[in-house]
Background
Predicted 3D model of a 73-nucleotide RNA (transfer RNA) from a Planctomycetota bacterium. Rfam family: tRNA. It is annotated as a transfer RNA.
RNA sequence: AGCGGGGUAGAGCAGUUGGCAGCUCGCUGGGCCCAUAACCCAGAGGUCACUGGUUCGAAUCCAGUCCCCGCAA
Numbered sequence: 001a002g003c004g005g006g007g008u009a010g011a012g013c014a015g016u017u018g019g020c021a022g023c024u025c026g027c028u029g030g031g032c033c034c035a036u037a038a039c040c041c042a043g044a045g046g047u048c049a050c051u052g053g054u055u056c057g058a059a060u061c062c063a064g065u066c067c068c069c070g071c072a073a
Stems, first nucleotide, its partner, number of pairs: 002071006010025004019056001027043005049065005
């Protein structure tokens, strides 16, 4: 060099035949409580690995590059 799978919020993961980027935990603020945990409400946090292409429109389709896991050698 070859084959397959993966890269999406701090962590773990959804998001299919292209059309508003979500869930759980965590974090921050508030409520409840004598207080803490639990519980309830709200919020912040994302260049969807990178670069280019197709398209009115790309996390999604195409090409190249980088990184991780496995197979084979």

Record summary:
The organism belongs to Planctomycetota, within Bacteria. It was read from a public genome assembly. Its mean pLDDT, the model's own confidence on a scale to 100, is 83.